[in-house]
RNA sequence: GUCAAUAUUUGGCAAACCCGGCGAAAGCCGGCGGCGCAAAGCUAAAGGGCCUUACCUCUCACCAGGUUGGCAGCCAGUUGCAAUC
Numbered sequence: 001g002u003c004a005a006u007a008u009u010u011g012g013c014a015a016a017c018c019c020g021g022c023g024a025a026a027g028c029c030g031g032c033g034g035c036g037c038a039a040a041g042c043u044a045a046a047g048g049g050c051c052u053u054a055c056c057u058c059u060c061a062c063c064a065g066g067u068u069g070g071c072a073g074c075c076a077g078u079u080g081c082a083a084u085c
Stems, first nucleotide, its partner, number of pairs: 012037002018031005035073001041078003047075002049071003055066003
């Protein structure tokens, strides 16, 4: 993709672990995988929250502050599909 059967369908995304890569880290990308999700689509300066700390400041040190980067599968904002009424 086609055919058949059935008639609440056809499908979508993809956690952890592991492998390879990037990164100081959080984490991200790819592969495997299939935990789960009716938005687990999108949005990180529209908002809240959480994680990280290479670098700077403080300290005997820890801590803390600044700052950098991240998480949307934490709330949230926003867009959308199917069925029924």

Background:
Model confidence (mean pLDDT): 79 of 100. This is a predicted structure of an 85-nucleotide RNA (c-di-GMP-I riboswitch aptamer) from Zongyangia hominis. It matches the Rfam family "c-di-GMP-I riboswitch aptamer". Rfam's curators write: GEMM was predicted in a large-scale screen for bacterial structured RNA regulatory elements. The RNAcentral record of the sequence draws on Rfam.